[in-house]
RNA sequence: GCCCUCGUAGUUCAAUGGAUAGAACAAGUCCCUCCUAAGGACUAGAUGCAGGUUCGAUUCCUGCCGAGGGCA
Numbered sequence: 001g002c003c004c005u006c007g008u009a010g011u012u013c014a015a016u017g018g019a020u021a022g023a024a025c026a027a028g029u030c031c032c033u034c035c036u037a038a039g040g041a042c043u044a045g046a047u048g049c050a051g052g053u054u055c056g057a058u059u060c061c062u063g064c065c066g067a068g069g070g071c072a
Stems, first nucleotide, its partner, number of pairs: 001071007010025004018055001027043005048064005
C1' cells in the first nucleotide's frame, strides 16, 4: 500500500429494513435478615462519527476513525 471481518449498556451477547433496540452479569433503591451473603421487587444505562438510499436504517451504500486478520 491492497483486501476481508468487526464496532450496540460498565462487561459479554441478541435484534439483518417495520410495535417502546432485548437479555445475562455488573450498578443503584427497596423488601427480607440481628449483620453479611443468598433470595425477591423496582430503577437507570447503548447502536463509533459524518453523509446518502428509503415512507421507514442497528440492518443497505459511501467516506472517515478505531480493533483484529490476510497478501506484498
This is a predicted structure of a 72-nucleotide RNA (transfer RNA) from a Candidatus Campbellbacteria bacterium. It matches the Rfam family "tRNA". The family's RNA type in Rfam is transfer RNA. From the family's description: Transfer RNA (tRNA) molecules are approximately 80 nucleotides in length. The source organism's lineage runs through Bacteria, Bacteria candidate phyla and Candidatus Campbelliibacteriota. The coordinates come from a structure-prediction model, not an experiment, and the mean pLDDT is 81.